[in-house]
RNA sequence: GGAGCGCGCCGGACCGCCGCUGGCACAAGGCCCGAAAGGGUGUGCUGGAGGAACGUCCGGACUGCACAGGACAGCGCAGGAGGUAACACCUCUCCACCGAAAGGCCGGCCGGGGCAACCCGGGCGGCCCCAAGGUGAGGAUCAGAGCAACAGAGACGAGCCGAUUCAGUUCGGGUGAAACGGGCAAUCUCUGCGCGCAGCAAUACCAAAUAGGCCAGCGUCGAGGUGGUUCCGCUGAGCUGGCGGGUAGGUAGCACCGAGCCGGGUGGGCAACCCCCGGCCCAGAUGAAUGGCGGUCACGCCCCGGGCAACCGGGGUGCACAGAAUCCGGCUUACAGGCGCGCUCCACAA
Numbered sequence: 001g002g003a004g005c006g007c008g009c010c011g012g013a014c015c016g017c018c019g020c021u022g023g024c025a026c027a028a029g030g031c032c033c034g035a036a037a038g039g040g041u042g043u044g045c046u047g048g049a050g051g052a053a054c055g056u057c058c059g060g061a062c063u064g065c066a067c068a069g070g071a072c073a074g075c076g077c078a079g080g081a082g083g084u085a086a087c088a089c090c091u092c093u094c095c096a097c098c099g100a101a102a103g104g105c106c107g108g109c110c111g112g113g114g115c116a117a118c119c120c121g122g123g124c125g126g127c128c129c130c131a132a133g134g135u136g137a138g139g140a141u142c143a144g145a146g147c148a149a150c151a152g153a154g155a156c157g158a159g160c161c162g163a164u165u166c167a168g169u170u171c172g173g174g175u176g177a178a179a180c181g182g183g184c185a186a187u188c189u190c191u192g193c194g195c196g197c198a199g200c201a202a203u204a205c206c207a208a209a210u211a212g213g214c215c216a217g218c219g220u221c222g223a224g225g226u227g228g229u230u231c232c233g234c235u236g237a238g239c240u241g242g243c244g245g246g247u248a249g250g251u252a253g254c255a256c257c258g259a260g261c262c263g264g265g266u267g268g269g270c271a272a273c274c275c276c277c278g279g280c281c282c283a284g285a286u287g288a289a290u291g292g293c294g295g296u297c298a299c300g301c302c303c304c305g306g307g308c309a310a311c312c313g314g315g316g317u318g319c320a321c322a323g324a325a326u327c328c329g330g331c332u333u334a335c336a337g338g339c340g341c342g343c344u345c346c347a348c349a350a
Base pairs, nucleotide, nucleotide: 001346002345003344004343005342006341007340008339009338010337012297013296014295015294016293017292018291020048021047022046023045024044025043026042030041031040032039033038050321055331057330058329059328060327061326062199063198064197065196074195075194076193077192078191079093080092081091082090083089094138095136096135097134098133103128104127105126106125107124109122110121111120112119113118139190140189144188145187146184147183156181160173161172162171163170203252204251205250206249213243214242215241216240217239218238224235225234226233227232228231260280261279262278263277264276265275267274268273299318300317301316302315303314304313305312306311
């Protein structure tokens, strides 16, 4: 310098105006919604989306129910070792396959040389070897069953065809991935291991109105309602109080001292990861906040002008994928643009 791979990180910045939402403090007085519980409204300070918050695929935390133990069924996992709270995730490793140029071998072609055998050069095709790296649903086909397109006489049962022999005795057989010995377990199956079921609309607490339910008291010897009015009419079977369950609604779960985040370590380990030290507290609603407008800058593309060029000036345009909803660890998928690092092979130079 060329070629081929792998990994990590970022994913706009700032200013002004107007808003939304959580927490804390002040104020606890007023006003609004509500039967109540409770919620809202003010001022100040402060926090407010992601690398995938996506998908909801896998594994956990948490909660309720169930539960003596074991087995069957069902579902899942599968080389070995390690990591982890756990995993179908991650790391290392074994095996198989894939994986370029160069190189090696073989074949024929072209050009040149030679009397000839042959030699030299070029490019072509095939095979081998094959780095970094990539892929692998990589236990078992001496338990049993099932399957195999096309081609082929025949595709899992052994047999068929031709030749040969005392004798299924010996030899050969186009096709096809596979022809008698095998293949497929991502078909059933077997082996080993794991799994109780449901999910925050889990679950716990508070709790109306109305209508049922239960209990007590009063009531046809007139309760209660109603019209006039201090008494008289009308009506005629309920009325009052309490208890309990469910619903609407509200609160908690739920914003977390945590499998937490950031930085450091001449700590351990090949690594995943673990350990130690220091610092930090970091969104949270329930019709569901995290926004809108304007400007400047950065970045990409296009156009114009200047310049030999690097570049400078002006104008236009674009700036992705996507958005928390109980939380966490993974995996998969989407993504404009940008930055950085490493590995292998080949060639050349010193």

This is a predicted structure of a 350-nucleotide RNA (Bacterial RNase P class A) from Hydrogenophaga sp. IBVHS2. NCBI's taxonomy places the organism under Bacteria, Pseudomonadota, Betaproteobacteria, Burkholderiales, Hydrogenophaga. The coordinates come from a structure-prediction model, not an experiment, and the mean pLDDT is 77. Its Rfam family is "Bacterial RNase P class A". Gene Ontology terms of the family: ribonuclease P activity, tRNA processing and dimeric ribonuclease P complex. A source record names the gene rnpB.